[in-house]
RNA sequence: AAAGCUUGACAGACAAUCGCCGGUGCGUCAGCACGGGAGGAAAGUCCGGGCUCCAUAGGGCAGGAUGCUGGAUAACGUCCAGUCAGCGCGAGCUGAAGGAUAGUGCCACAGAAAUGGACCGCCGAUGGCUCGUCCCCUCGGGGGCGAGAUCAGGCAAGGAUGGAACCGUGGUGUAAGAGACCACGAGGGGCUAUGGCGACAUACUCCCUGGUAAACCCCAUCUGGAGCAAGACCUAAGAGAACGCCGCAGGCUUCGCGCCUGCAGCCUUUGCCCGAGGCGCGUUCGGGUUGGUCGCUUGAGCCUGCCAGUAAUGGCUGGCCUAGAUAGAUGAUUGUCGCUUCAAUGGUGGGAGGGGUCUGUGGUCCCCGCUACGACCACUGGAAGCACAGAACCCGGCUUACGGCAAGCUUUCCGU
Repeated sequence: AAAGCUUGACAGACAAUCGCCGGUGCGUCAGCACGGGAGGAAAGUCCGGGCUCCAUAGGGCAGGAUGCUGGAUAACGUCCAGUCAGCGCGAGCUGAAGGAUAGUGCCACAGAAAUGGACCGCCGAUGGCUCGUCCCCUCGGGGGCGAGAUCAGGCAAGGAUGGAACCGUGGUGUAAGAGACCACGAGGGGCUAUGGCGACAUACUCCCUGGUAAACCCCAUCUGGAGCAAGACCUAAGAGAACGCCGCAGGCUUCGCGCCUGCAGCCUUUGCCCGAGGCGCGUUCGGGUUGGUCGCUUGAGCCUGCCAGUAAUGGCUGGCCUAGAUAGAUGAUUGUCGCUUCAAUGGUGGGAGGGGUCUGUGGUCCCCGCUACGACCACUGGAAGCACAGAACCCGGCUUACGGCAAGCUUUCCGU
């Protein structure tokens, strides 16, 4: 100097004028005074809760979610620390990280074949065929030896196909071969020993050998639902009327299905069942309400300091109150400052020294300047821009968008 990796904070500030919303105080009213008024992501609606209702609570099934270990948290699918695996030269990043030895399924195309198979090919020892030769013989033939090409048969070592061909390489062995056997190794698992809270790691030894669970499934843990348009209250109407039905059993009775109880039936329990709660049912016509108040901002809150912890985070002390709109306020203009980029090297003042290798001191060396063609220092002078983006019950996360700044670390090059 360049290229990267990780982390942190900020997201403009001040003033004036006018405008908007809300709070406190004063005021009969009009109004006056003093404070306050969008975000780190307010976005996405992807998770978790607080809160409200079902509801006075619940059980089971289904469904859903998570999936290495130990911690943090109100909780989580989040965060911290670690283990293992993969990627990267590295700083670091990512992980849908339990089980394939419970079962089922799938592995296109190519290839003979994708968990049991032969296209090319190798062998053909044993039995068969042909030829040669020797021996025996009852003149039909039989037996032995050798050779040949192959039939039956054997093989999966070699070649081809493929991501992958029943773990790989080398050897023994064989007719030719093969974990059939041996040596070394890969992956998975088990026992034992050591270290660790643990996931695991190391060593030794034994067993096994396609992949896939981001396929169904099995195992472990967790999980009620709906949602602020939740929900509560006020106001208003003065409002209900007509018709039909009222099952089964029992009781009361004014003897009218008038009343009560149980069963049945209906509704709710926001998927089903049990349980629980409520209720006479059905049809037609009609009245009121679409308004207001609350919920609505004091919180698992924020800031400083100290302590504990590797950290996430927790504890203690002190301080602060910081939008609550409702068709939806939080704005506009001007000026100054700040930051970034570009341009320019001007003006004024000082001025004999200034600078060079992290910082300081000393020495040496080098560069610029030295009475003016001025090294260096201070002040001042131009233009443009200032990202992503707007609360709506609240909070903890994750993801996405984006402007410049700072710090630490890694790699490469150059110089000393």
Molecule: Bacterial RNase P class A
Organism: Paenibacillus koleovorans NBRC 103111